Predicted 3D model of a 703-nucleotide part of an RNA (large-subunit ribosomal RNA, domain II) from a Lachnospiraceae bacterium. Its mean pLDDT, the model's own confidence on a scale to 100, is 85. The full RNA is in RNAcentral, with records from ENA. Taxonomically the source falls in Lachnospiraceae (Bacteria, Bacillota, Clostridia, Lachnospirales). It matches the Rfam family "Bacterial large subunit ribosomal RNA".
[in-house]
Context: one part of a larger RNA
RNA sequence: UCCGGCGAGCUGCGCCAUGCGGCAAGGUUAAGCAUCCAAGAUGCGGAGCCGAAGUGAAAGCAAGCGUUAAAAGCGCGUAAGCGCCCGUAAGGGCAAGUCACUUGGCGCAGGCCCGAAACCGGGUGACCUAUCCAUGCCCAGGUUGAAAGCGCUGUAAAAAGCGCCGGAGGACCGAACCCACGUCCGUUGAAAAGGGCGGGGAUGAGGCGUGGAUAGCGGAGAAAUUCCAAUCGAACCCGGAGAUAGCUGGUUCUCCUCGAAAUAGCUUUAGGGCUAGCCCGCAGGGAGCCUCAUGGAGGUAGAGCACUGAAUUUCCUAGGGGGCGUCAAAGCUUACCGAAGAAUAUCAAACUCCGAAUGCCAUGGAGGCGCUCCUGCGGAGUCAGGCCGCCGGAGAUAAGUCCGGCGGCCGAAAGGGAAAGAGCCCAGACCCGCGGCUAAGGCCCCCAAGUGCGUGUUAAGUGGCAAAGGAUGUGGGAUUUCCAGGACAGCCAGGAUGUUGGCUCAGAAGCAGCCAUCCAUUCAAAGAGUGCGUAACAGCUCACUGGCCGAGAGGUCCCGCGCCGAAGAUGUCCGGGGCUCAAACACGCCGCCGAAGCCCGGGGGGGGAGGGGGAAUCCCCCUCCCCCGGUAGAGGAGCAUUCUUACUGCGGCGAAGCCGUACCGCAAGGAGCGGUGGAGCAUUAAGAAGAGAGAAUGCCGGA
Numbered sequence: 001u002c003c004g005g006c007g008a009g010c011u012g013c014g015c016c017a018u019g020c021g022g023c024a025a026g027g028u029u030a031a032g033c034a035u036c037c038a039a040g041a042u043g044c045g046g047a048g049c050c051g052a053a054g055u056g057a058a059a060g061c062a063a064g065c066g067u068u069a070a071a072a073g074c075g076c077g078u079a080a081g082c083g084c085c086c087g088u089a090a091g092g093g094c095a096a097g098u099c100a101c102u103u104g105g106c107g108c109a110g111g112c113c114c115g116a117a118a119c120c121g122g123g124u125g126a127c128c129u130a131u132c133c134a135u136g137c138c139c140a141g142g143u144u145g146a147a148a149g150c151g152c153u154g155u156a157a158a159a160a161g162c163g164c165c166g167g168a169g170g171a172c173c174g175a176a177c178c179c180a181c182g183u184c185c186g187u188u189g190a191a192a193a194g195g196g197c198g199g200g201g202a203u204g205a206g207g208c209g210u211g212g213a214u215a216g217c218g219g220a221g222a223a224a225u226u227c228c229a230a231u232c233g234a235a236c237c238c239g240g241a242g243a244u245a246g247c248u249g250g251u252u253c254u255c256c257u258c259g260a261a262a263u264a265g266c267u268u269u270a271g272g273g274c275u276a277g278c279c280c281g282c283a284g285g286g287a288g289c290c291u292c293a294u295g296g297a298g299g300u301a302g303a304g305c306a307c308u309g310a311a312u313u314u315c316c317u318a319g320g321g322g323g324c325g326u327c328a329a330a331g332c333u334u335a336c337c338g339a340a341g342a343a344u345a346u347c348a349a350a351c352u353c354c355g356a357a358u359g360c361c362a363u364g365g366a367g368g369c370g371c372u373c374c375u376g377c378g379g380a381g382u383c384a385g386g387c388c389g390c391c392g393g394a395g396a397u398a399a400g401u402c403c404g405g406c407g408g409c410c411g412a413a414a415g416g417g418a419a420a421g422a423g424c425c426c427a428g429a430c431c432c433g434c435g436g437c438u439a440a441g442g443c444c445c446c447c448a449a450g451u452g453c454g455u456g457u458u459a460a461g462u463g464g465c466a467a468a469g470g471a472u473g474u475g476g477g478a479u480u481u482c483c484a485g486g487a488c489a490g491c492c493a494g495g496a497u498g499u500u501g502g503c504u505c506a507g508a509a510g511c512a513g514c515c516a517u518c519c520a521u522u523c524a525a526a527g528a529g530u531g532c533g534u535a536a537c538a539g540c541u542c543a544c545u546g547g548c549c550g551a552g553a554g555g556u557c558c559c560g561c562g563c564c565g566a567a568g569a570u571g572u573c574c575g576g577g578g579c580u581c582a583a584a585c586a587c588g589c590c591g592c593c594g595a596a597g598c599c600c601g602g603g604g605g606g607g608g609a610g611g612g613g614g615a616a617u618c619c620c621c622c623u624c625c626c627c628c629g630g631u632a633g634a635g636g637a638g639c640a641u642u643c644u645u646a647c648u649g650c651g652g653c654g655a656a657g658c659c660g661u662a663c664c665g666c667a668a669g670g671a672g673c674g675g676u677g678g679a680g681c682a683u684u685a686a687g688a689a690g691a692g693a694g695a696a697u698g699c700c701g702g703a
Stems, first nucleotide, its partner, number of pairs: 001703006011109007019101001021099003026050003032044005054061002064076004083094004112250002115247001119240006130214009139204001141173003144169001149164005177201003181198005216232001218228003225234001253638006263276005277382002279379007288369005293363004302354001303352002308348003313343003319337002321334004385410010415426003430603004435599003441593003444577003450590001452589006463579001469564002473561010490548005496521003501515003527542001531540002604628011639692001641689006648682003657676005663670002
């Protein structure tokens, strides 16, 4: 990893509802007793329970009761008989409960299954290990050489010194023994702690044997939460025990119908719950939604400054500051600040003199939809939502960010498009068809359909990423200036005089700087000078003028498409190939392709209406209309397994089981036949469940 087997909503009691049945103003027995052969059945048993009356906190009263001094009242009840329905009538029915059983749900119990970490009780452990007690054993060899003692020296006597002797020490080196500091190996090991090479202690707080002591709410501890039998922040075994688990995982056949939520309020509540909302079923009502019209409420968008505030400039001017004033003061003044006021121009979620569009409420008539609406009861699930568009808040006018409102989709939705891609665009899949039409999006090839048509644009592979900003890119439009009285560009020539203007300055001569600059003269024209240049001059040039030439030239604004701005990490921003009068862009036109959409043909299922048949509210058939995506979940109908009861059958002329198989059923499944097998099995009708396996790091076995 796979295969096989096992593996999860059971049972009792109570309550609510549902269906079915008995009896019915009643329904029903419990314990117990009796009879019968057991299981059990039958009979007896009316204590009790529910209902037939309510109301009040209650005493209590009662078709009424409570409230209250009392109710004009109010709250909860009463209309059971002169009532309603059917029937010509006679007559019948309604008004209703209760007791069993069925199914669904809830409660109490382990209560769908598996799973703790733990808690408590009673026991078992110190053969491991910790400490202690008793009694024993062990430590090769080598080294050092304390005190004491003795002798000598020394002294008044000592101390002290020297020598010999001596053999002290948590002394030294180092085996056994004990330990475990480093490193390598080992890491499904040779080993659940070891091996190699080194290391430390080795007469000591040393090591070891045997016997004994201390026990879990405890012991022991040279102290590490360390040890107490490979287990220790509280051992192990059994029991309470199926502890509890608002948590995780798992929960087994089929088909059909409907189909959510991720919100609100409360919650020691926030990943849990309760009620409501939203879904399903049943019953009863008769409403509901959309469009149009009319009438309303309202203070948003926008706008405005009349209020409340904010904010800007100017004027005016209380008040304050500065200056002047023999500054005591009056007074004068001010390029200081400045209330109120005026003018101008602004801003506001918590400003409004104003004020929409939508939305909302109601009414009326008409049209559309066709059960969508409301109520009651029974069953749920949901309380982590996500993205997109629009309107807002938070944030940084960040986030695949956080939080609201309205809508869409996903969730629970497949199909087509967007290369690929829950949430975008198109579109809601009952089944079948080698039929048709379309949507989004496409039509050169990959790749279904136009190398379609018309008119333009783009030259950047722009298209096929990006901003402020920049630019004689290019197309279109508007406007303006100059121009055959010759423009613009180019070429030829002139560009002068007073004068080197005045001042300044070392110098300042058109050209450092200051002043003047409509100075004046000669002129076709020429600035008291546009730039380069010189130390200053000089020189070059421009404005301006003439000539040559001969037709357009210049400026501003708007629009379309392009250009620059443009640096990143696997490989180049079209899916690729490739594309330039396009296969790009703009506008227009015709055609085609394209989906599970729509249509056509056939088939299945559900609901409604109508008709027909059968005795029948039930079943069958026909016609018409509508519907059939689906998670949680609700409802309906079935298949299969085992056993029981009854019936009908099969079986050695071969049961079950197993293997094969082209048949039947929408499916779960069911036959027939053949083989194998060798003794039981099936149909039908009902009943009862150890009743369906792929998942639980499931359990057991096997490969």